[in-house]
Context: one part of a larger RNA
RNA sequence: CUGGGCGUAAAGCGCACGCAGGCGGUCCGCAUAGUCAGGAGUGAAAGCCCUGGGCUCAACCCGGGAAUUGCUUUUGAUACUGGCGGGCUUGAAUCACGGAGAGGGUAGGGGAAUUCCGAGUGUAGAGGUGAAAUUCGUAGAUAUUCGGAAGAACACCAGUGGCGAAGGCGCCUACCUGGCCGUUGAUUGACGCUCAUGUGCGAAAGCGUGGGGAGCAAACAGGAUUAGAUACCCUGGUAGUCCACGCCGUAAACGAUGAGUGCUAGAUGUUGGGGUGCAUGCAUCUCAGUGUCGCAGCUAACGCGUUAAGCACUCCGCCUGGGGAGUACGGCCGCAAGGUUAAAACUC
Numbered sequence: 001c002u003g004g005g006c007g008u009a010a011a012g013c014g015c016a017c018g019c020a021g022g023c024g025g026u027c028c029g030c031a032u033a034g035u036c037a038g039g040a041g042u043g044a045a046a047g048c049c050c051u052g053g054g055c056u057c058a059a060c061c062c063g064g065g066a067a068u069u070g071c072u073u074u075u076g077a078u079a080c081u082g083g084c085g086g087g088c089u090u091g092a093a094u095c096a097c098g099g100a101g102a103g104g105g106u107a108g109g110g111g112a113a114u115u116c117c118g119a120g121u122g123u124a125g126a127g128g129u130g131a132a133a134u135u136c137g138u139a140g141a142u143a144u145u146c147g148g149a150a151g152a153a154c155a156c157c158a159g160u161g162g163c164g165a166a167g168g169c170g171c172c173u174a175c176c177u178g179g180c181c182g183u184u185g186a187u188u189g190a191c192g193c194u195c196a197u198g199u200g201c202g203a204a205a206g207c208g209u210g211g212g213g214a215g216c217a218a219a220c221a222g223g224a225u226u227a228g229a230u231a232c233c234c235u236g237g238u239a240g241u242c243c244a245c246g247c248c249g250u251a252a253a254c255g256a257u258g259a260g261u262g263c264u265a266g267a268u269g270u271u272g273g274g275g276u277g278c279a280u281g282c283a284u285c286u287c288a289g290u291g292u293c294g295c296a297g298c299u300a301a302c303g304c305g306u307u308a309a310g311c312a313c314u315c316c317g318c319c320u321g322g323g324g325a326g327u328a329c330g331g332c333c334g335c336a337a338g339g340u341u342a343a344a345a346c347u348c
Base pairs, nucleotide, nucleotide: 003320004319005318006317007302008301012316014201015200016199017198021194022193023192025088026087027086028085029084030083033081034080035077036076037075038074039073040072041071042070049065050064051063052062053061054060091191092188093187094186095185096184097182098181099180103177104176105175106174107173108172109171110154114150115149116148117147118146119145120144121143125136126135162169163168206247207246208245209244210243211242215241216240220236221235222234223233258315259314260313261312262311263310266293267292268291269290270289271288272287273286274285275284276283277282278281297304298303321348322347323346330341331340332339333338
């Protein structure tokens, strides 16, 4: 390279946008670049291959043919691909009218709980566990009532419910703002799909500067347990968790399933919208989403099955025995932690 693959065996980049590149709906016309057919020239000889011949055979040698899959040129064909020109509306997009939503950002507000502080009542315990102890408490704890402060998170509603590209998003109100769905009509007229490099977003932890700190809680201390117990349990407790700004760029970033389009039985639940029928709740049709079961088909099996892992096409990413190793070295990025790209010896 050809090939075979990527849900679980090795393998889908965490996600998106998107330049180059690759691929691209429908009809007509023109030319004929690709493509196809015929002709011509060239493709040295030797060699290889086929065939005939000469040395007694063979090696070797001689003759003829084929081959040289290519290139150039010419004549013709015009379906397909490409080019140019013109048209179309189904793909795509825009407008109008409706709709649902924890989509994002900023500001303001709320109640429950927790802890702490002040005050009242009140007295000997409280707390914690398998059992205890460390711990708190006669300097008045725990319990209970009133008042105050602070920070963080938003019970019920809540739902294989909703929204978002993914990460993710859940109290209320306002403002700013992205996307999506339905309906009918109008408009543009292929404007599309994918995407190496690149750019942006990206949980948690971690880092920098400044704030904040109620609860929780790595580290740490103590008490237990135990043969030991650098743990599991208990009492404390600092980073951190929170906010602003700036980094980091990872994850079982999972549906372990890339994106797009078309096609291929159904049944049943649910979310949002629309139509029709009967008339107050059903039936039925339809579009978009989200579940379960299941035909054909697929699969090594498990299972998947119109939300495909079925049947096809386009484009990208990735895999090629285990260990060594996602390591070393080098490059790039980072304040660091480290990330990314990524071997070999050796060994089974």
The part of an RNA shown here (small-subunit ribosomal RNA, central domain) has 348 nucleotides and comes from a Pseudomonadota bacterium. NCBI's taxonomy places the organism under Bacteria, Pseudomonadati, Pseudomonadota. It was read from a public genome assembly. Rfam family: Bacterial small subunit ribosomal RNA.